[in-house]
Molecule: RNase P RNA; transfer RNA
Organism: Candidatus Zixiibacteriota bacterium
RNA sequence: AACGCAGGCCGGGCGGCCGCCCCUGAACAGGGGGAGGAAAGUCCGAGCUUUCAAGGGCGAGGAUGCCUCGUAACGCGAGGGAGCCCCGUUAAAUGCGGGGUUACGGAAAGCGCCACAGAAAAUACACCGCCUCCGGUCAUCCCGGGGGUAAGGGUGAAAAGGUGGUGUAAGAGACCACCGGACCCGUUGUAAAACGGGUUGCGCGGCAAGCCCCAUCCGAAAGAAAGGCCAAAUAGGGGGAGAGAGGUUGCCCGCCUCGUCUGAUCCCCGGGUAGGCCGCAUGAUUCCGAUGGCGACAUCGGAACCAGAUAGAUGGCCGCCGUCCUGAAAGGGUUAUCUCUUUCGGGAUACAGAACUCGGCUUACAGGCCUGCAUUGAUU
RNA sequence: CGGGGCGUAGCGCAGCCUGGUAGCGCACUUGCUUGGGGUGCAAGUGGUCGGCCGUUCAAAUCGGCUCGCCCCGACCA
Repeated sequence: AACGCAGGCCGGGCGGCCGCCCCUGAACAGGGGGAGGAAAGUCCGAGCUUUCAAGGGCGAGGAUGCCUCGUAACGCGAGGGAGCCCCGUUAAAUGCGGGGUUACGGAAAGCGCCACAGAAAAUACACCGCCUCCGGUCAUCCCGGGGGUAAGGGUGAAAAGGUGGUGUAAGAGACCACCGGACCCGUUGUAAAACGGGUUGCGCGGCAAGCCCCAUCCGAAAGAAAGGCCAAAUAGGGGGAGAGAGGUUGCCCGCCUCGUCUGAUCCCCGGGUAGGCCGCAUGAUUCCGAUGGCGACAUCGGAACCAGAUAGAUGGCCGCCGUCCUGAAAGGGUUAUCUCUUUCGGGAUACAGAACUCGGCUUACAGGCCUGCAUUGAUU
Repeated sequence: CGGGGCGUAGCGCAGCCUGGUAGCGCACUUGCUUGGGGUGCAAGUGGUCGGCCGUUCAAAUCGGCUCGCCCCGACCA
């Protein structure tokens, strides 16, 4: 320098004119402030608000899922482990180096499913083949029957540990070596786990983003149209059903409220208002520095106050500049249609936009910058 | 702003819970019936199951993300 992978950041600037919202102010003066990294999806976790009076019993539901840490909390984040994938190294690698990725507890608790094909899909009912016995036969071939065999073929996504050997009538963990698995012990580590040693011939596939089991966690319901205060208006009108209705976590008990013809409650028709204030901007806040930590993050010190509309302000036009793409001309480098510089012209400048507030995740995004790692090439 | 539901053939729908063949009605095409048309009868065409990713041997169906459409929710008496 090129290329690849991963991560992080920015996401236009300046000036002029005309406007909009909020605060301050007596003021149409003046001064100050005015979108985002996602304000989005509303997928998680919280704050805040209201209701469930205080309770008892039974039964469910949801979420998460390797380990440790961080955090107010989380289904989020950080670091690590294991599996898988890719690249390099190499004769080849299960070795070594580097990168990426993973919804990653349990299938010897139980139930269920595994289409088609296939003999058989989980208690191996042997299709072809191999071996053997009996009978037929001159016969080792062939035909019929009995038995052994999961090594080979074939089917399939998947066929009952793998490879090689011993062994055998043929075979088979039947036996042996190595690899893999299960269990036990030791060492290291907080742990997941790794390493080493021993025992065991291996005790029955896959699916839990099927039911489920285990462990951990969770009061429920509603949500700023929550909720509180003030104000305004109207016909507490008409018709029908009606003895129970409503609330209390799903159900039961218990309790509370209203009511039983002087009618609770529900349905239909009709009527009225659709105004103001608070909630609502000092907060798990932002920035800077130091210290601790691999890191997420924490602690301490200092500074700052930085949108608040209510059909919804944060904008429009012009000029100059920046960035990118592209056309032409001139010049330089080069083997080159490649590339660099200057001038002129044209085009593009994204995704999107607060609506109670935070912490995350996910998704969208023109263009640009930076960092780390790997490979290749050149120079020293 | 909050809550809920739905996307399967041209149209209206089933299948999804419990994963293996995508089906019904209307419409459309062809043939028969008729003098012709309608009706009726018979046969047939037509599907990336909104999109992407994953789980699985296998996805319309299970899980996640995303796009589009529809519905409901003010207060007083």